[in-house]
Predicted 3D model of a 1571-nucleotide RNA (small-subunit ribosomal RNA) from a bacterium. The sequence is in RNAcentral, with records from ENA.

RNA sequence: CAUUUGGAGAGUUUGAUCCUGGCUCAGGACUAACGCUGGCGGCGUGUCUUAGACAUGUAAGUCGAACGGGUCUCUAUCCUGUAGCAAUACAGGGUAGAGCUAGUGGCGAACGGGUGAGUAAUACAAAAGCAACCUACCCCAGAGUGGGGUAUAAUCCCGCGAAAGCGGGACUAAUUCCCCAUAUUCUCUUAGGACGUCGGUUCUUUGAGGAAAGGCUUCGGUCGCUCUGGGUUGGACUUUUGGCCCAUCAGCUUGUUGGUGAGGUAACGGCCCACCAAGGCUAUGACGGGUAGGGGGUGUGAGAGCACGUCCCCCCACAUGGGAACUGCGACACGGUCCCAACUCCUACGGGAGGCAGCAGUCUAGAAAUUUGCGCAAUGGGCGAAAGCCUGACGCAGCGACGCCGCGUGAGGGAUGAAGUCCUUCGGGAUGUAAACCUCUGUUGAGGGGGACGAUUAUGACGGUACCCCUCGAGGAAGCCUCGGCUAACUCCGUGCCAGCAGCCGCGGUAAUACGGAGGAGGCAAGCGUUGUCCGGAAUCACUGGGUGUAAAGGGUGUGUAGGUGGCCUGAUGGGUCAGGUGUGAAAUCUGGUUGCUUAACAACCAAACUGCAUCUGAAACUAUUGGGCUCGAGGGCAUGAGGGGAGAGUGGAACUCGCGGUGUAGCGGUAGAAUGCGUGGAUAUCGCGAGGAAUGCCGAUGGCGAAGGCGGCUCUCUGGUGCGUUCUCCUUGUGGGAGCUGGUUUGCCUGUGCGUCUUCGGACGUGUGGGUGAGCUGGUCCUGACGCUGAAACACGAAAGCUGGGGGAGCAAACGGGAUUAGAUACCCCGGUAGUCCCAGCCCUAAACGAUGUACACUUGGCAUAUGCGCUCAGCGUAUGUGCCGUAGGUAACCUGUUAAGUGUACCACCUGGGGACUACGCUCGCAAGGGUGAAACUCAAAGGAAUUGACGGGGACCCGCACAAGCGGUGGAGUAUGUGGUUUAAUUCGAGGCAACGCGAAGAACCUUACCUGGGCUUGACAUGCCAAUAGUACUGAGACGAAAGUCAAGGGAUCCCACCUCGGUGGGAAGUUGGCACAGGUGCUGCAUGGCUGUCGUCAGCUCGUGCCGUGAGGUGUUAGGUUAAGUCCUGCAACGAGCGCAACCCCUGCCCUUAGUUGCCAUUUUGCCGCAAGGUGAAGGCACUCUAAGGGGACUGCCGCUGACAAAGCGGAGGAAGGUGGGGAUGACGUCAAGUCCUCAUGGCCUUUAUGUCCAGGGCAACACACGUACUACAGUGCCUAUUACAAUGGGAAGCGAUAUCGUAAGAUGGAGCAAAUCCCACCAAAGAUAGGCAUGGUUCGGAUUGAGGGCUGCAAUUCGCCCUCAUGAAGGAGGAAUCGCUAGUAAUCGCAGAUCAGCAUGCUGCGGUGAAUACGUUCUCGGGUCUUGUACACACCGCCCGUCAAGCCAUGGAAGCCCGUAAUACCUGAAGUCCCUUCUUGUAAGGGCCCAAGGUAGGACUGGUGACUGGGGCUAAGUCGUAACAAGGUAGCCGUACGGGAACGUGCGGCUGGAUCACCUCCUUU
Repeated sequence: CAUUUGGAGAGUUUGAUCCUGGCUCAGGACUAACGCUGGCGGCGUGUCUUAGACAUGUAAGUCGAACGGGUCUCUAUCCUGUAGCAAUACAGGGUAGAGCUAGUGGCGAACGGGUGAGUAAUACAAAAGCAACCUACCCCAGAGUGGGGUAUAAUCCCGCGAAAGCGGGACUAAUUCCCCAUAUUCUCUUAGGACGUCGGUUCUUUGAGGAAAGGCUUCGGUCGCUCUGGGUUGGACUUUUGGCCCAUCAGCUUGUUGGUGAGGUAACGGCCCACCAAGGCUAUGACGGGUAGGGGGUGUGAGAGCACGUCCCCCCACAUGGGAACUGCGACACGGUCCCAACUCCUACGGGAGGCAGCAGUCUAGAAAUUUGCGCAAUGGGCGAAAGCCUGACGCAGCGACGCCGCGUGAGGGAUGAAGUCCUUCGGGAUGUAAACCUCUGUUGAGGGGGACGAUUAUGACGGUACCCCUCGAGGAAGCCUCGGCUAACUCCGUGCCAGCAGCCGCGGUAAUACGGAGGAGGCAAGCGUUGUCCGGAAUCACUGGGUGUAAAGGGUGUGUAGGUGGCCUGAUGGGUCAGGUGUGAAAUCUGGUUGCUUAACAACCAAACUGCAUCUGAAACUAUUGGGCUCGAGGGCAUGAGGGGAGAGUGGAACUCGCGGUGUAGCGGUAGAAUGCGUGGAUAUCGCGAGGAAUGCCGAUGGCGAAGGCGGCUCUCUGGUGCGUUCUCCUUGUGGGAGCUGGUUUGCCUGUGCGUCUUCGGACGUGUGGGUGAGCUGGUCCUGACGCUGAAACACGAAAGCUGGGGGAGCAAACGGGAUUAGAUACCCCGGUAGUCCCAGCCCUAAACGAUGUACACUUGGCAUAUGCGCUCAGCGUAUGUGCCGUAGGUAACCUGUUAAGUGUACCACCUGGGGACUACGCUCGCAAGGGUGAAACUCAAAGGAAUUGACGGGGACCCGCACAAGCGGUGGAGUAUGUGGUUUAAUUCGAGGCAACGCGAAGAACCUUACCUGGGCUUGACAUGCCAAUAGUACUGAGACGAAAGUCAAGGGAUCCCACCUCGGUGGGAAGUUGGCACAGGUGCUGCAUGGCUGUCGUCAGCUCGUGCCGUGAGGUGUUAGGUUAAGUCCUGCAACGAGCGCAACCCCUGCCCUUAGUUGCCAUUUUGCCGCAAGGUGAAGGCACUCUAAGGGGACUGCCGCUGACAAAGCGGAGGAAGGUGGGGAUGACGUCAAGUCCUCAUGGCCUUUAUGUCCAGGGCAACACACGUACUACAGUGCCUAUUACAAUGGGAAGCGAUAUCGUAAGAUGGAGCAAAUCCCACCAAAGAUAGGCAUGGUUCGGAUUGAGGGCUGCAAUUCGCCCUCAUGAAGGAGGAAUCGCUAGUAAUCGCAGAUCAGCAUGCUGCGGUGAAUACGUUCUCGGGUCUUGUACACACCGCCCGUCAAGCCAUGGAAGCCCGUAAUACCUGAAGUCCCUUCUUGUAAGGGCCCAAGGUAGGACUGGUGACUGGGGCUAAGUCGUAACAAGGUAGCCGUACGGGAACGUGCGGCUGGAUCACCUCCUUU
């Protein structure tokens, strides 16, 4: 000086939403591994697999101051011998000493080091106990160390063996061993006393027993030895508590539980043995199985938790597998012994040796893990008096980015923003101050020099290391992953559902920010990614902190055991609880502080903490235990009430079927329609009688009862449950009295009434019965005292179906038979029909057993109805218990619920944890069986699901509209022809359009052309555009002629122009134009309408489609826009949490219908004048006029404006008046938001792709025109309302110059000749009309209908009419006699019918577009068909019913169950055999040997148990773009669906019985809300 500071979410189910719910991701951590990459240092760390096998070296020795020897070396000395003159040298021997040492002996080897196989408790952890124990060495204290003896290694001799090693004989020492003496004391023992925590301690007393070793010495001692007590340390044993999974392990146990007595141990104890008793453990989980060393701690987490136990520390267990003891203080012993087994090695084949889970190292296994290093310098250990020796403990070094931490790979300046690369809108941008270049620095590195701490006084492996100094020089040092979202970071190219990616969602099928490459960017960095594992996120097992009506989830119901939990008052205790103290909770770790390595990691010290356990003291509210009391909970008694509550017995009527009899005759029955069936042998119908079985009409009801299942005629007997009431006060303390209330009974009076007798008919009497009232008698008005609630296990009940045995059997009716329906029909419908349905006895035990809502108690606004009681002041009100509805607050994801909670609380039980697999398998259990209960996993998917929303859809509903139906008229479908399409054919029959909304459509007009197709022949910068380069005066242009089908090719001859400059005016050079050659490019009716623009069709001229603000809803969304009326209309009105607005509707525009004004030629001519012709009527012309018609400009007019009625005092409707026109007057133009990937790349435009001597372009011929056939659209007909002939009347719209073309002439006609007029209100097409009218003919026939087809002859257009035009004349004269199923158009100037014109066009019209003429019928009405609109409802659909979706079968793949068997493994049982070894017994006196016995490892045999592997075959399951059969479900899914059960069937499924609504629709009933 200090600690208690911490909590984020995201993606993915849907068209969208909220919720439930799983999957996935972002974080942290590894004893890690793999891929790419790699500079340095420090500190750590390194076989998770094979407790697999191990070569080699090494890890435990030491003491000569315990002992006798040995040999070698040395020293000293002595002796002998040899050599030498000798000193001396050499050899041998003795003595003494120093060193070394095999052996005897002592201590150690039980520590240290390794590993985690076993072990679920003989372990570990925490706290206690031991009065039930041991402890070598060490410390303290006391006492002692006297005397004697016998062996045995070594050594020597002999022998065996290959070896390992062994045997025999002889000798010897000790701190080896033995005996005797002594005993402070110790052990046992006899008899007593005191204390105590009571199996003890201590004191006294009797008897018995037990020790020793010496060595060294400087002679002072010192190290030892023996006995005893104490201490220390270490250990043994006991107790309590604690921490894994499985109940598909539920019962286990015979030394088992206890006792007595022996034995054994250091010590208690069934530890062991004999006997006795029959106990002991278990749902608070025994026994069994699986897994696992335990703890301190570690990771994560906000925490609570969850997961783990590597390094370090403590404990345990083990040492090749298994058993056993010996020695010793200590072991049943890692580097000891014995035995069995497996394996390896040696061998002379007779026998032997071995144990790395010590340190290194090897092989194997594996994704995976280091050096056969240095040193005892430090720390520590063993021995020794010591020096010292030993020490793979340890200290260091080496290897590995395996982890953590630190440092570096340079710093500053440097823009023409260099080059390169990438992108680009081609302008530029990015990489990027980045580089180059300039100036510096020296961390690190390299070279050189100095040089520690660790060590005290000696000794340093590390190590010439850390560190310091000098020199050199930017030099040697950056990668990995990612860039669709989550999630920071984007572009280009390649690829084309391929190759590939992917954690989830998902990406890739020609423009991929998702694959691969590149550029750029982002992140981290000597690392980065991936994989694996753990925690987190995950409140996704929920103690903190979840749920169960419909999402997964309430047991079918009750009784009730254990358990859990429990009312009020009061006393005691102190288990829980709370407070304080003490002990403990090892150290390390974590946290805080300080300090030391340059910093950090790391380390040291201190503190705190270790949330715990035990114990002591205290408190007493709560809880608990216990004592006493209370009455409100609960139960009982009494009084009273309602009821399809249950069981048994008896009995009734209706209906049905059958039998008998009568009447009666041909049908009955059944269905959408039929048939099977019954019936002339008499049915059905009808009447009478009889028999039988089953079910109980009306009452009857959201009504009653029951725990649920369930219960229904009536009567009787027995019986369960349940509602309500049980009050007040006094006198007085009693078994009392009073008041009130209430029940029963007797009786008087009043009153109503039934029956009987009598009657004079008035009534009387008798006997019952109901109501009111009075009186008497009598009963009740109370008891227990928390006994409660819930409820695993257990027990009981438990619809229908089903089973067993016996009855019964009318009706109904699985199966079955037959008839229908159908593509089929194992179904729906019909006719029959057996189990069964019924009863008795016994099983079964399941249902949508549902309120999909466990039981009990308490509390919390209300209203209405109903069942049954009670009270009152009684049309009503109050109260109690039930049964329902609506609703407040609250709750809920929402729907909804709401005093009968799904609200607020309490108690207890049951159950859930993604979908499928799977209401399954295996095992167990119950069952006669069917089957029930319990109940997984592999594998697979990223969802499955709930509620609500918007749409769409429905063989759902309501309302409305439409030529939608109906009512009508006329058609199509039949014939012939025309035309389009399909198909077929072809060299080609070009292409497109395909339900409505393709098919007389593109095409308003294919002989050539068109033309896109085919065959053949040509051209290649091209038939067409632009630009560049080069050449080019005999160039452009023209071109006789030749070949050719043409295109085209060849080609004599003629033959130029413009501009500029120079200039000798001759020309020269350049340019324009043209041609040729070359390059860019042109071209494409080639592909993609699913890349597009534009345009168009369609729903649909349907009335709809939206927005702003506000409000409602968590939200998608709703409201507005719904409702009541009304309209052609979302048109308008009213109402309304809506108020407004927009696009649509309507109106504005055009044509037409009436009037007016203006204007009057080419139009018009009523009036006036007039010429000519004509008998006249009249015609024609002029003048004149614009009145009328008309033309074309502008106005007016119609607005439900007026009246009446209806309506809500509205909007509006109906009728009327006036008016040319009346309710939009008629017609046209006008087409909302959107739908159909609708149509069109062949009108046009256009992205991308393809083609380039061809898919371009030119030409000739052919084809688009084919023809068995099928369809659509038209024309003409089938005739008399007609046809033919003749005569005759009346239009409008239009068109006309390469045109319309008059009069006239010719021709039967088509037409020809000819050319007046007209660029048009003038002329022409065209004096045009046709149907019509008048007259005549035809008379029902394949015709005087019809006109196809064919023959002959002509005309027109055009280069051209054969393929392949139109028209005319004559001749020919087909089918067709009104059209099956089916189907189309039309509501008024419409249909029908009649003709005319125009576009296209040389020519070609039955088509198309327009025009006018004549001109109807019918509409009751909205049931049905089709289409549309609004509202509502259901939905498993949302690509939206052309939707979704189920099952069998077939194919492939995957996992799994069963299975004759086969093969391992595990743990037991019975028996056999039984090593080593402890213990026991054992012949003669002792010891040994040998022998015997109990126990027992391993082994063998046998039958079972359990787990696993494999297995012919077999069962189902899952998955897999386009297989087969059907269509079960979702809508009323076309037979409502589903649940249980039974039977049947290719399959989904069907049917029977009972149940549910999680069924639509209609009617009725009931209830509710509002007025």